[in-house]
Molecule: transfer RNA
Organism: Methanobacteriaceae archaeon
RNA sequence: GCAGGGGUGCCCGAGCGGCCAAAGGGGGAGGACUUAAGAUCCUCUGGCGUAGGCCUUCGAGGGUUCGAAUCCCUUCCCCUGCACCA
Numbered sequence: 001g002c003a004g005g006g007g008u009g010c011c012c013g014a015g016c017g018g019c020c021a022a023a024g025g026g027g028g029a030g031g032a033c034u035u036a037a038g039a040u041c042c043u044c045u046g047g048c049g050u051a052g053g054c055c056u057u058c059g060a061g062g063g064u065u066c067g068a069a070u071c072c073c074u075u076c077c078c079c080u081g082c083a084c085c086a
Base pairs, nucleotide, nucleotide: 001082002081003080004079005078006077007076010026011025012024018066027045028044029043030042031041032040046055047054048053059075060074061073062072063071
């Protein structure tokens, strides 16, 4: 350099136009149980709000669309193969 695959919440990871603040697991918080701890079980876990709801987020920037994590373009980074150099 060429080809292919990938980057998602605190971490791992599913998702591939609307049902998505987005499965599941880990971690964290609270509770149950226990003399206590661990294990196990339950609830919650982006921000604001009593709530209805509002706002923000899928590497970065732009575009298409009524609507984008999902499609297109540019770009950064990682992995694999091939090529090149030595």